[in-house]
Context: one part of a larger RNA
RNA sequence: CGUAGGAUACUUGAGGAAGGCUGUCCCUAGUACGAGAGGACCGGGACGGACGAACCUCUGGUGUGCCAGUUGUUCUGCCAAGGGCAUGGCUGGUUGGCCACGUUCGGAAGGGAUAACCGCUGAAGGCAUCUAAGCGGGAAGCCUGUUCCAAGAUGAGGUAUCCCACCCCUUUGUGGGUUAAGGCCCCCAACAGACCAUUGGGUUGAUAGGCCAGAAAUGGAAGCACAGUAAUGUGUUGUCGAGUUGACUGGUACUAAUAGGCCGAGG
Numbered sequence: 001c002g003u004a005g006g007a008u009a010c011u012u013g014a015g016g017a018a019g020g021c022u023g024u025c026c027c028u029a030g031u032a033c034g035a036g037a038g039g040a041c042c043g044g045g046a047c048g049g050a051c052g053a054a055c056c057u058c059u060g061g062u063g064u065g066c067c068a069g070u071u072g073u074u075c076u077g078c079c080a081a082g083g084g085c086a087u088g089g090c091u092g093g094u095u096g097g098c099c100a101c102g103u104u105c106g107g108a109a110g111g112g113a114u115a116a117c118c119g120c121u122g123a124a125g126g127c128a129u130c131u132a133a134g135c136g137g138g139a140a141g142c143c144u145g146u147u148c149c150a151a152g153a154u155g156a157g158g159u160a161u162c163c164c165a166c167c168c169c170u171u172u173g174u175g176g177g178u179u180a181a182g183g184c185c186c187c188c189a190a191c192a193g194a195c196c197a198u199u200g201g202g203u204u205g206a207u208a209g210g211c212c213a214g215a216a217a218u219g220g221a222a223g224c225a226c227a228g229u230a231a232u233g234u235g236u237u238g239u240c241g242a243g244u245u246g247a248c249u250g251g252u253a254c255u256a257a258u259a260g261g262c263c264g265a266g267g
Stems, first nucleotide, its partner, number of pairs: 001152001005163007015149004021049007033038001051106005059100004066093005071086006110144003117137004165178004182263004186202005207256003210252005216245003223236005
């Protein structure tokens, strides 16, 4: 821009894409078959490999500043307690998120038309012949069936609902203006994200931050007292959990989403 008014939701599916893998063992059955050795078709079941998708309950990884320990140095006047720098200084853990080494699931069944091939009936050609007329069976393949995209499918589809109205005339038209439903700008954000978009909110508000509570993490803070020359340890408070805490859960208008602007409809 189009989809012959303007919108908001929900859809149909022409068409396209993805997927389609495979092994071992057991039962049938040591049966059919075979002198024996050996050893099935058909059918049913169990467990795997590779591949793929989703997810984070478990296991594990990461976790650039969440907790603790610790070295050197420097600063906060000193002690103590802390800050900076040294690969996040190093080390031990770790919530959310993201992930696999983790978990769950998938390949199908069924239907249709067929290939090679196997047939029925059957002439030409009194026989024979699957074929010439006619009718069947038959594959991981084809069309479906499963998942995803999809009406720019210009063949532009469908359903429901909302708005359906005023002004101007110099050119009376496929004109201009103001509005309606609705939308955008703007702002707060994330289950979204390169930007844009998408999604959730914008005071008639829990959208983010703060605060409160909880979960979870770390692992006993600081101060004081005591023991010890000291390093250090113990108690107050001890695995019935101190102090601190990023993302998690719930609550709470304290802070910020204020105020406003623009677009937008037929004969």

The part of an RNA shown here (large-subunit ribosomal RNA, domain VI) has 267 nucleotides. It matches the Rfam family "Bacterial large subunit ribosomal RNA". Its family is annotated with ribosome and structural constituent of ribosome in the Gene Ontology. The prediction has a mean pLDDT of 83. The RNAcentral record of the full RNA draws on ENA.